[in-house]
RNA sequence: AGAGUUUGAUCCUGGCUCAGAACGAACGCUGGCGGCAUGCCUAACACAUGCAAGUUGAACGAGACCUUCGGGUCUAGUGGCGGACGGGUGAGUAACGCGUGGGGACCUGCCCAGGGGUACGGAAUAACUACGGGAAACUGUAGCUAAUACCGUAUGAUGCCGAAAGGCCAAAGAUUUAUCGCCCUUGGAUGGACCCGCGUUGGAUUAGCUAGUUGGUGAGGUAAUGGCUCACCAAGGCGACGAUCCAUAGCUGGUUUGAGAAGAUGAUCAGCCACACUGGGACUGAGACACGGCCCAGACUCCUACGGGAGGCAGCAGUGGGGAAUAUUGGACAAUGGGCGAAAGCCUGAUCCAGCAAUGCCGCGUGAGUGAAGAAGGCCUUAGGGUUGUAAAGCUCUUUCAGAUGGGAAGAUAAUGACGGUACCAUCAGAAGAAGCCCCGGCUAACUCCGUGCCAGCAGCCGCGGUAAUAUGGAGGGGGCUAGCGUUGUUCGGAAUUACUGGGCGUAAAGCGCGCGUAGGCGGUUUUCCAAGUUGGAGGUGAAAUCCCGGGGCUCAACCCCGGAACUGCCUUCAAAACUGGAUGACUAGAAGCCGAGAGAGGUAAGGGGAAUUCCUAGUGUAGAGGUGAAAUUCGUAGAUAUUAGGAAGAACACCAGUGGCGAAGGCGCCUUACUGGCUCGGUCUUGACGCUGAGGUGCGAAAGUGUGGGGAGCAAACAGGAUUAGAUACCCUGGUAGUCCACACCGUAAACGAUGGUGCUAGUUGUCGGGGGGCUCAGUCCUUCGGUGACGCAGCUAACGCAUUAAGCACCCCGCCUGGGGAGUACGGUCGCAAGAUUAAAACUCAAAGGAAUUGACGGGGGCCCGCACAAGCGGUGGAGCAUGUGGUUUAAUUCGAAGCAACGCGCAGAACCUUACCAGCCCUUGACAUACCGGUCGCGGAUUACAGAGAUGUUUUCCUUCAGUUCGGCUGGACCGGAUACAGGUGCUGCAUGGCUGUCGUCAGCUCGUGUCGUGAGAUGUUGGGUUAAGUCCCGCAACGAGCGCAACCCCCGUCUUCAGUUGCCAUCAUUUAGUUGGGCACUCUGAAGAAACUGCCGGUGAUAAACCGGAGGAAGGUGGGGAUGACGUCAAGUCCUCAUGGCCCUUAUGGGCUGGGCUACACACGUGCUACAAUGGCGGUGACAGAGGGACGCGAAGGGGUGACCCGGAGCAAAUCUCUAAAAGCCGUCUCAGUUCAGAUUGUACUCUGCAACUCGAGUACAUGAAGGUGGAAUCGCUAGUAAUCGCGGAUCAGCAUGCCGCGGUGAAUACGUUCCCGGGCCUUGUACACACCGCCCGUCACACCAUGGGAGUUGGUUUUACCCGAAGCUGGUGAGCUGACCGUAAGGAGGCAGCCAACCACGGUAAGAUCAGCGACUGGGGUGAAGUCGUAACAAGGUA
Repeated sequence: AGAGUUUGAUCCUGGCUCAGAACGAACGCUGGCGGCAUGCCUAACACAUGCAAGUUGAACGAGACCUUCGGGUCUAGUGGCGGACGGGUGAGUAACGCGUGGGGACCUGCCCAGGGGUACGGAAUAACUACGGGAAACUGUAGCUAAUACCGUAUGAUGCCGAAAGGCCAAAGAUUUAUCGCCCUUGGAUGGACCCGCGUUGGAUUAGCUAGUUGGUGAGGUAAUGGCUCACCAAGGCGACGAUCCAUAGCUGGUUUGAGAAGAUGAUCAGCCACACUGGGACUGAGACACGGCCCAGACUCCUACGGGAGGCAGCAGUGGGGAAUAUUGGACAAUGGGCGAAAGCCUGAUCCAGCAAUGCCGCGUGAGUGAAGAAGGCCUUAGGGUUGUAAAGCUCUUUCAGAUGGGAAGAUAAUGACGGUACCAUCAGAAGAAGCCCCGGCUAACUCCGUGCCAGCAGCCGCGGUAAUAUGGAGGGGGCUAGCGUUGUUCGGAAUUACUGGGCGUAAAGCGCGCGUAGGCGGUUUUCCAAGUUGGAGGUGAAAUCCCGGGGCUCAACCCCGGAACUGCCUUCAAAACUGGAUGACUAGAAGCCGAGAGAGGUAAGGGGAAUUCCUAGUGUAGAGGUGAAAUUCGUAGAUAUUAGGAAGAACACCAGUGGCGAAGGCGCCUUACUGGCUCGGUCUUGACGCUGAGGUGCGAAAGUGUGGGGAGCAAACAGGAUUAGAUACCCUGGUAGUCCACACCGUAAACGAUGGUGCUAGUUGUCGGGGGGCUCAGUCCUUCGGUGACGCAGCUAACGCAUUAAGCACCCCGCCUGGGGAGUACGGUCGCAAGAUUAAAACUCAAAGGAAUUGACGGGGGCCCGCACAAGCGGUGGAGCAUGUGGUUUAAUUCGAAGCAACGCGCAGAACCUUACCAGCCCUUGACAUACCGGUCGCGGAUUACAGAGAUGUUUUCCUUCAGUUCGGCUGGACCGGAUACAGGUGCUGCAUGGCUGUCGUCAGCUCGUGUCGUGAGAUGUUGGGUUAAGUCCCGCAACGAGCGCAACCCCCGUCUUCAGUUGCCAUCAUUUAGUUGGGCACUCUGAAGAAACUGCCGGUGAUAAACCGGAGGAAGGUGGGGAUGACGUCAAGUCCUCAUGGCCCUUAUGGGCUGGGCUACACACGUGCUACAAUGGCGGUGACAGAGGGACGCGAAGGGGUGACCCGGAGCAAAUCUCUAAAAGCCGUCUCAGUUCAGAUUGUACUCUGCAACUCGAGUACAUGAAGGUGGAAUCGCUAGUAAUCGCGGAUCAGCAUGCCGCGGUGAAUACGUUCCCGGGCCUUGUACACACCGCCCGUCACACCAUGGGAGUUGGUUUUACCCGAAGCUGGUGAGCUGACCGUAAGGAGGCAGCCAACCACGGUAAGAUCAGCGACUGGGGUGAAGUCGUAACAAGGUA
């Protein structure tokens, strides 16, 4: 410090996720030791049991016990002090509660210091005794008694009140040596109370709150100020700088994260606060409204004799419960501290220790050295090896920790040690007792095998898994951390993803529709002053601990101790005066005013005008009109449409008209008048910052819509009809109502857009509108200036597109707005509205994207250019018939398998009777039909043959022929065969989606790329685009490109012309010869087969840029690629083939292998493809007999001759073939038939034959005779072909024993047409749009149906909180009363003072009634929303998406 993830790829925006650190944690697996810390985060839920606050006999009486009689000890009670500390918890509290800094009107037991005093009296009461009540808790009556308990009087320095005079207030003794006490008072210390400034969570879908409320006067009350309380008076106080209300929360030092700013947090430790079962209350006291005190009310629990009582672990342990989860009913007061006491001492679950827990941090160990036969085993393997791995074993050492034995502290400054026989030390034995967890697709370090087969499973994000998974599970190996390791949860970080530091708003989310303007914020030049902000110095404070730095102590560290720094803050004070602010005076550049001109669809009202439309009236006139893609609805013989004249009505204002004008925006367009707003220009004029922005507020605000009243020509939602369509609630047509228009009043929204809120500064060029100035050659033109409105363009900016003085540049200030997509601009609540609705505005849930700009493709019922038998023009077919053949389907024991739009279907198959053959039935074989290796045997083998069993394979068997090679002469070697055992063979079994190879296809289309350079942030672009041209990315020109490669073309083969060479088997002009090139002869010609020549837009003319090229011509056998073939770029289709072959993996192994017989692949209601033959006269039949080319031939072709009607047979000349042979070419020509199911056509069937073959039944081909079906040119649709082509005619070959209408070749005869590129199909280039990229066979929307999820409404219902009014009124304080009771004081007495009980009143907790407010739970039914591999209906959007 970043990384992954949106895309085919890119840049950006933007969210999600990860790597880090932390934790009072929990869970899973594992677990040796020690030190130091930490340990109910949940139910402030309920608590059994024990302990946690007592002490004092030196205050007091009494009782008991002991006694050395001196006294001592123990204790219930009275009294004193302490139980307000210590300890716990965080419910409440948004507050002067806390933090920080100040203030004055206060109190303070014990403690310290100073001053003074401590005199005289009195009356009771508990304990105790007696008698009672009660189950108990407890308690009544009578009597006795003490005090440092209580009361009175005196004195009163000081103190308090008061102006003064004057008035008021105390005490306690104990023991006796001395001390400890007590009272008053002053000051201090400590602790506490109160007040104030500032800071301290979220919500405005909480906007108004408040009657003791705010203030005053007086009084009361308090320790003290104060509405703290009361009476009276006034009507205030708080609030947008957020009152009130709601929700949440103890606050802080700190902790954690972070570079910091800041965020989150508030366990342990420390400070403060609050609370003590819930609510209320006071008493006592220095201090409490009191955790282990009291009273009352309530809930709960317990005891009870039912009358009545008792209790409060949020103290320490512990229990139940809750929960993912948190410890012992331990030891000791030895230390530190606290209470009491004079002290000894007692008490102390504070505290110090121990126990439990890897809960955290820190430290240590589980051994060290050597050791290669690189052991064994495991795993992998290309079978060689590699790896685990110096790892182990072995050898040599060591003993930390744990263990054993012995010694043994400090903590204690006299005694006293729970911890503890602990820490520590010494000695001993033995490598001995001590390693796991997670991960290994990317992020992210680390890879292989096996299992599984979209299953099981994984997953933080992206995503893995559908038979070769580095992603699942196991194993081997590796990586990381280590007594731990992972997971989960939470917080910060990364996240500049709330942006103060440090973001944005044209198109990604985001500028209010536009003005005016309040508060607020900000504000021109200059003088002087002030000192609030600001800056500097000083002082106070900022507790300790923590963090940081430097030291020190535990062996180190964690931990602890000491010192420093820091605590960024607040307060006080001194100083400065630049800037901001305040005050003051001045200025004119901002702003406004005045005067003079000017332009304009700016606004409102009134009046006027013509054209058009429709309607009405009348005339002319006749059969149609209208409308559409085509039609129909509609109008018209009752006279339409058309046309002429007249009239009526309403609405809108052609041309001018213009990226022209005006207005803040919405918006404004005939003419005239009236009223009126704003703007611009000019001026030596005036004021003097009067300004900018603007939360709330207020006004304006298109269209549609609403209300009331008018108006209504045209147009036109709704609606009706006609069409279209599968449907058509649409698009088109005919009608047509609201509405559109006017007046008044609402609504308040729009893609209200420049998707761009307002002010200053920053190059230019050019047009236009309105003013001003100047020059000139003056109806004009040039220069210049101000204000508007456009186009282009520099710097700069931007993700890019683009913006660019009219900024999206550079700055400033103010306002508004944004923070992933969906849910949703929705729900609820509020406000506004007559309504429609507007405005404000969430959450649950869900996804990992949604999005912007640009790029390359692909696509478009986008555009341009061009090509192709693509269409058109033609010729002939297919589709109809019969048959052949292939396929589907069906059937079958099997009908083997593959091929599937073009690019499967006379395809693999260049030929299924057996074989082939892979399929089916049956019968057999098991190292096998075939290969290699081993052992044993034999010398073979092979051919012919006999017999038996069998369907055959096969098994058994007879006879004959034949008798391998080398040799070191050894069955020694090779080879062959037989037998045996094991490795293995074998598989047309699966996967063509694991593959190689081969092939099809786009397509013989003209394309596909690279290097360097340049441009772009980049994907990419350029080159390859453009202008021409070509069959062609062919060539030329231009050009930030210059070159190159694979393709095109050419080079190769055949044909076409000629030459040369060569002349047998070929040829024959000349000379002989023959039936015959038969022979002699010849090689001229034909031909054969080798080498050459020839054609290159080379020449001429025209067109064209003078180029490339095109058009025409000449010559030529051939002319613009001469014709044909071979040749197939980068790639696409997971195209085809595992059944040609090869091959990974999987599967079978007495079978999925091998052999054989028979059957099947040949089935047959039907459907399709490809063909053959026809339907006839361009023909059939008969006759005649001319002319090819290219091939084949020895298990062959087979002549002559002969036989048969014929297939064919007999025969066997010749020929390994320019020699012989297949071989006869056929269409042609002549005659006949005369339009008919025929002298057409030949299917089907019968009979008889031929040939091949071991064998023609299933199931071959052919022949003869007989039979003579459909069929009369073929619907929709569809195919081929552009010249030696189509059409037509025959011939040959491969395969092959036999079998062709198929396939591959060959020649003969030999056409028609092409205007042209609008349309269909396919393709190429450029451009455009795109929401497509699996790329239009794409993407994608909504209803309905189903499942699940969260949510709104909802008759109601349940509960919480809270407000108002009223009722009730415990305890208690206060006030009143007090005829009952009454010790101290007064009084001789009566009585009084004072007090108590009781009663009354006010206040008030709980409770009750009624009415609201608010929050939450449930809720029949209901609304929409979200999610969900393959549901239904359509096709709304993306291309002009087919109606933008």